[in-house]
RNA sequence: GCCAAACUUUAGGGGUGCCCAUUGAAUUGGGCUGAGACAUACCCUUUGAACCUGACCAGGUUAGGACCUGCGUAGGGAAAAGUGAGGAUCUUACA
Numbered sequence: 001g002c003c004a005a006a007c008u009u010u011a012g013g014g015g016u017g018c019c020c021a022u023u024g025a026a027u028u029g030g031g032c033u034g035a036g037a038c039a040u041a042c043c044c045u046u047u048g049a050a051c052c053u054g055a056c057c058a059g060g061u062u063a064g065g066a067c068c069u070g071c072g073u074a075g076g077g078a079a080a081a082g083u084g085a086g087g088a089u090c091u092u093a094c095a
Stems, first nucleotide, its partner, number of pairs: 002087002006083005011045004017032005051076003057070004
């Protein structure tokens, strides 16, 4: 000098569903899965399945539901810097 886990700072992107009870209604409380169900948190940022389209999709499952699987080597999708465990190679010195 190169690659690089992880971390920090700033910037940006994203989703927020289903069920039960309650309220005149707005609401309020609880349950399910999940990182996250409007939490100021969580996740993701091209090494991109965070997230969107396909999709009022298909199969399975459930109290229900993107809950699971497929679709998906499909198509889109938002960045820069610093520190740097560690790794390979080269050079030098010593034995």
Predicted 3D model of a 95-nucleotide RNA (TPP riboswitch aptamer (THI element)) from uncultured Siphonobacter sp. Its mean pLDDT, the model's own confidence on a scale to 100, is 78.